The RNA shown here (Bacterial RNase P class A) has 367 nucleotides and comes from Silicimonas algicola. The sequence was found by an Rfam model in a public genome assembly. Its mean pLDDT, the model's own confidence on a scale to 100, is 77.
[in-house]
RNA sequence: GCGGACGGCCGGGCGACCGCGCGCAAGCGAGGAAAGUCCGGACUCCACGAAGCGACGGUGCCGGGUAACGCCCGGCCGGGGCAACCCGAGGGAAAGCGCCACAGAGAACAGACGGCCUUCGCGGGUCGCGCAAGCGGCUCACGCGGGUCACGGUGAAACGGUGCGGUAAGAGCGCACCGCGGGACGGGCAACCGGACCGGCACGGCAAGCCCCACCGGGAGCAAUGUCGAAUAGGGGGUCCAUAUGGGCAGGCUUCGGCCCGGACCCCGGGUAGACAGCUUGAUCCCGUCGGUAACGGCGGGACCAGAUGAAUGGUCGUCCCCCUUUUCGGAGGGGACAGAAUCCGGCUUACAGGCCGUCCGCACCU
Numbered sequence: 001g002c003g004g005a006c007g008g009c010c011g012g013g014c015g016a017c018c019g020c021g022c023g024c025a026a027g028c029g030a031g032g033a034a035a036g037u038c039c040g041g042a043c044u045c046c047a048c049g050a051a052g053c054g055a056c057g058g059u060g061c062c063g064g065g066u067a068a069c070g071c072c073c074g075g076c077c078g079g080g081g082c083a084a085c086c087c088g089a090g091g092g093a094a095a096g097c098g099c100c101a102c103a104g105a106g107a108a109c110a111g112a113c114g115g116c117c118u119u120c121g122c123g124g125g126u127c128g129c130g131c132a133a134g135c136g137g138c139u140c141a142c143g144c145g146g147g148u149c150a151c152g153g154u155g156a157a158a159c160g161g162u163g164c165g166g167u168a169a170g171a172g173c174g175c176a177c178c179g180c181g182g183g184a185c186g187g188g189c190a191a192c193c194g195g196a197c198c199g200g201c202a203c204g205g206c207a208a209g210c211c212c213c214a215c216c217g218g219g220a221g222c223a224a225u226g227u228c229g230a231a232u233a234g235g236g237g238g239u240c241c242a243u244a245u246g247g248g249c250a251g252g253c254u255u256c257g258g259c260c261c262g263g264a265c266c267c268c269g270g271g272u273a274g275a276c277a278g279c280u281u282g283a284u285c286c287c288g289u290c291g292g293u294a295a296c297g298g299c300g301g302g303a304c305c306a307g308a309u310g311a312a313u314g315g316u317c318g319u320c321c322c323c324c325u326u327u328u329c330g331g332a333g334g335g336g337a338c339a340g341a342a343u344c345c346g347g348c349u350u351a352c353a354g355g356c357c358g359u360c361c362g363c364a365c366c367u
Base pairs, nucleotide, nucleotide: 001363002362003361004360005359006358007357008356009355010354012320013319014318015317016316017315018314020029021028022027031338035349036348038347039346040345041344042343043221044220045219046218056217057216058215059214060213061075062074063073064072065071076090077088078087079086080085091212092211096210097209098206099205100204113152114151115148116147117146120145121144122143123140124139125138126137127136128135129134160178161177162176163175164174165173179201180199181198182197185194186193187192225277226276227275228274235268236267237266238265239264240263241262246261247260248259249258284303285302286301287300288299289298290297291296321336322335323334324333325332326331
């Protein structure tokens, strides 16, 4: 210098004027994601005697952190990268069941399509022996069986790999090395790592298929929930007035009988609108220090940082910063990412113009 990996931070600055929400005032007034509402909690109400078992849902290497988690930190194993580093729903396939498309001869206690072989059982040819039946040798693999998975080819996967021996040809059939399984013992809290020695190899893959194992889990959510509480309508009661000749129950009509129905004023209670509490001081934030590799925790000091409810957090001007366009190089014009609180907190995920800082890796060159 070029290329790359990882971590952290900022998210336009300053000034003037006008305006808005909260607050007596002083003063304070969006975010790193306030978002998605995907996990975990606090809080509130409802349900619930305890324990066990079962169903359903979730989580799933090991250790640690935390109020808790499916989050975070550290480690292990597997995969990718020259490396820094990145990725992994990462328990169990010798409990059982199921599935393994296409292609291919064959896909799970497998398979003979091509190719190879002809030891073995037959067959053909020929030679020899024999009177003959037959016996023996050689030969034919384009006659029938049979043998074989080393080779070709298919596939995500073909029932260990390479070499030597062996064989009719082959094959863990035998041997050496590698792999695999078991494994005394050693290291580590553990996941796991190493491994003397033993075993010719037995045990394919899938559990984001059923399932098995371990652990966790009551339901609903601040429109939770509680307090106060109008007007109007309706409910209950009291007093007074009225009391039928009216209306309703009553369904085809009528009669008799039964029950119910009114008005004024006062009182009581429920609920609605509305108001208030919940509401923001909290697993809070900042600094220092100590413990810890770290996540995080202890201690000391300091700070108070939106609380709206048709819902504030905005606008204009100046100047500086950045980006784009244009230029007669003086300037001129335009623009400022994603988004935006609603009970609160811890996470995850997603969106994001532009910029800053630090650590590390590879390559090239110079000293």